[in-house]
RNA sequence: UCCGCGAUAGCUCAAUGGUGGAGCACGUGACUGUUAAUCACGGGGUUGUAGGUUCGAGUCCUACUCGCGGAGCCA
Numbered sequence: 001u002c003c004g005c006g007a008u009a010g011c012u013c014a015a016u017g018g019u020g021g022a023g024c025a026c027g028u029g030a031c032u033g034u035u036a037a038u039c040a041c042g043g044g045g046u047u048g049u050a051g052g053u054u055c056g057a058g059u060c061c062u063a064c065u066c067g068c069g070g071a072g073c074c075a
Base pairs, nucleotide, nucleotide: 001071002070003069004068005067006066007065010024011023012022013021018055026042027041028040029039030038048064049063050062051061052060
């Protein structure tokens, strides 16, 4: 430098172009000798950044940033 994949809640991951969810974690409550476990409920999101297409974008297009992998160049 080129190619491919990826970036969504604190973490790990879903989401057919049509209201962004789950598990774990966290908070509250129930349960109980206590902790843990279990059960119920709840809070938590500028979907990496900037544009574009569209009635409508996490999803499609362009550029950029970052991460991973591969190839190549120099030495």

Annotation
This is a predicted structure of a 75-nucleotide RNA (transfer RNA) from a Bacteroidota bacterium. The prediction has a mean pLDDT of 82. NCBI's taxonomy places the organism under Bacteria, Pseudomonadati, Bacteroidota. It matches the Rfam family "tRNA". It is annotated as a transfer RNA. Rfam's curators write: Transfer RNA (tRNA) molecules are approximately 80 nucleotides in length.